Context: one part of a larger RNA
Molecule: large-subunit ribosomal RNA, domain I
Organism: Phycisphaerales bacterium JB040
RNA sequence: GGCGCACGGAGGAUGUCUUGGCGUCAGGAGGCGAUGAAGGACGUUGGAACCUGCGAUAAGCCCAGGGGAGCUGGUAACCGAGCUGUGAUCCUGGGAUUUCCGAAUGGGGAAACCCGGCCCGUAUGGGUCAUCACACACUGAAUGCAUAGGUGUGUGAAGCGAACCCGGGGAACUGAAACAUCUCAGUACCCGGAGGAAAGGAAAGCAACCGCGACUCCGUAAGUAGCGGCGAGCGAAAGCGGAUAAGCCAGAUGAGAGAUGAACGCGUUGUAAUGCGCGGCCGAAGAAGGUGAAAGCCCUGUAACUGGAAUCUGGUGAGGCCUCGAGUAGGUUCGGGCUCGUGGAACCCGGACUGAACAUGGGGGGUCCACCCUCCAAGCCUAAGUACUACCUGACGACCGAUAGCGAAUCAGUAAGGUGACUGAAUGAUGAAAAGAACCGCGAUGAGCGGUGUGAAAGAGUACCUGAAACCGUGUGCUU
Numbered sequence: 001g002g003c004g005c006a007c008g009g010a011g012g013a014u015g016u017c018u019u020g021g022c023g024u025c026a027g028g029a030g031g032c033g034a035u036g037a038a039g040g041a042c043g044u045u046g047g048a049a050c051c052u053g054c055g056a057u058a059a060g061c062c063c064a065g066g067g068g069a070g071c072u073g074g075u076a077a078c079c080g081a082g083c084u085g086u087g088a089u090c091c092u093g094g095g096a097u098u099u100c101c102g103a104a105u106g107g108g109g110a111a112a113c114c115c116g117g118c119c120c121g122u123a124u125g126g127g128u129c130a131u132c133a134c135a136c137a138c139u140g141a142a143u144g145c146a147u148a149g150g151u152g153u154g155u156g157a158a159g160c161g162a163a164c165c166c167g168g169g170g171a172a173c174u175g176a177a178a179c180a181u182c183u184c185a186g187u188a189c190c191c192g193g194a195g196g197a198a199a200g201g202a203a204a205g206c207a208a209c210c211g212c213g214a215c216u217c218c219g220u221a222a223g224u225a226g227c228g229g230c231g232a233g234c235g236a237a238a239g240c241g242g243a244u245a246a247g248c249c250a251g252a253u254g255a256g257a258g259a260u261g262a263a264c265g266c267g268u269u270g271u272a273a274u275g276c277g278c279g280g281c282c283g284a285a286g287a288a289g290g291u292g293a294a295a296g297c298c299c300u301g302u303a304a305c306u307g308g309a310a311u312c313u314g315g316u317g318a319g320g321c322c323u324c325g326a327g328u329a330g331g332u333u334c335g336g337g338c339u340c341g342u343g344g345a346a347c348c349c350g351g352a353c354u355g356a357a358c359a360u361g362g363g364g365g366g367u368c369c370a371c372c373c374u375c376c377a378a379g380c381c382u383a384a385g386u387a388c389u390a391c392c393u394g395a396c397g398a399c400c401g402a403u404a405g406c407g408a409a410u411c412a413g414u415a416a417g418g419u420g421a422c423u424g425a426a427u428g429a430u431g432a433a434a435a436g437a438a439c440c441g442c443g444a445u446g447a448g449c450g451g452u453g454u455g456a457a458a459g460a461g462u463a464c465c466u467g468a469a470a471c472c473g474u475g476u477g478c479u480u
Base pairs, nucleotide, nucleotide: 001479002478003477004476005475006474007473008472009471015465016429017428020400021399022397023396024395025394026393027392028391029389030388031160032159039101040100041099042055043054044053046079047078049075050074051073061095062094063093064092065091066090070083071082072081106115107114108113116129117128118127119126120125131157132156133155134154135153136152137151138150139149164195165193166192167191168190169189175182179229205212206211216243217242218241219240220239226234227233247316248315249314250313251312252311253310258306260304264279265278266277267276268275280297281296282286288300289299290298319381320380321379322325330354331353332352333351334350335349336348337347340366361376362375363374364373365372416423417422436464439451440450441449442448
C1' cells in the first nucleotide's frame, strides 16, 4: 500500500407522520365602487421586529342578542400595568370612527407628496370646489327675432373583478408532405357592453299534398346530404327521442347553525394503558378526532331529537303588449354569412345607386314560370331547461405525503436575478411533558468537552425521530 472485519465521523436516503395541497360532488353566493372600491403607503399594543386586526376613537368605541370564568391576538416568552358575576375576553347582528394614495374628482405631481380659492369657526379645525351626459332655470354674441356660447341647480356615469355571455375588429405559425385559392379560424389576441346567467324567442318558420306549431340545451339523424386547387380538409338541416315549462292548489321530504345527548372497573407489563388478563355495561350512538402505545363506555363528538332553508311528487299551466311597423321589401353593383370556395345560387346581413304593393295585398317553399301549400317582414318584452366558479360552506377520494402534492405545509409570488417586460427558489418532525441541563472540572471570563442532574431513553441536547450510501478515519487480521 491492497483486501477483509469491527468501531466511529460526516451525510441526510429510507421508514412512519401531517399542519398543506389536488380532485369530485352538493348547496350558497354571483358582485364591490363618488355614502370613495379593488389594491396599497404610513401609522396603531407599556416594552425591538414581522404577521394578523384596526385607523389619530387606531389588536379597538357604542347598542342588541348569545355565552359564563377567566382575559389583555400570533411568532413568544418575560416583566410591568390592568380588566372581569355591575358578566369581561369571546361569538353573531347593527351602528360610530375610518390618516394618506388610489376611478381619485380644487390645481399640480416623480402614487402615498406639494400648492390653493370660497364658506363657517376666537383657534386647533370643519365643509366645499374635477370631467362628461341628460333635464330644468337664468343669461346671452356676430345679428333684429333667434342660435352658438356662458352660469347655476338636480340626477346619473366613471374604476375594479376568475371564468362564463353578446357585439365590433381580427392574425400567423401550421396542414395541404413545396405553395397562392383553401386550412389553422372567425381560433389566439385587442376593444366595447351586460348579467347572475348571457344570448335567443312566440313563425313573412319548417314541411310536402301528410302534417308540425316560440326559443334554448342534450342525444340521434351523421361524418349522412353537401361543400372542396372535388386536394388537404370542411360539414349541416328537417325529422325522431329527451330536458324544461311561470304562477296557483294538494301531499311528501327535511340542509346548516344551535340545545340536550347512553354506557367501566380491577389486576398486570410499562415512563405512560387505550395493550394483555378477568369481570361488566351502552348502543336509534362500534363515524371521526384527541387523550403519555392500540379507547363504543376518559374528552370533543356521533345517532336520535329540536328547528324549518330548500327540494320533490301529483293536478292545472307559456306566452304577452302596442301607436301594427316605407326610403322599407325588392332590383342593380360590390362584399360578407350559411354545408354552399360564384356556382343553375335561392335565403340572411352590409356599402353605393335605385325603389313597390297595401290583405282584391305581400313573403317563402334553392335560378325562373304556373298551379298548389304555407306564413304575414320592415315595433317591443318574456321565466325554465343551458354555460361558468375568483369567493363561502359541507361531504367524499383504489389522490399526493415534504425532490411528492399548488410555484408556495416553513411570514411565497417572498429571498434572489433582470434597466425592464418578467423570471423565481430553498427550509417540516427533541420529548408524554422543557422537565431545554442548577452545580463542578478542563478550556481563552471562549467554542467545545467531561462529570453531575432531568428524563423511559440524552447513542432524544435544540447541528435534536429513524439515521442507508458515496466520502473520511481509528483499531485489528491476512497479504505485499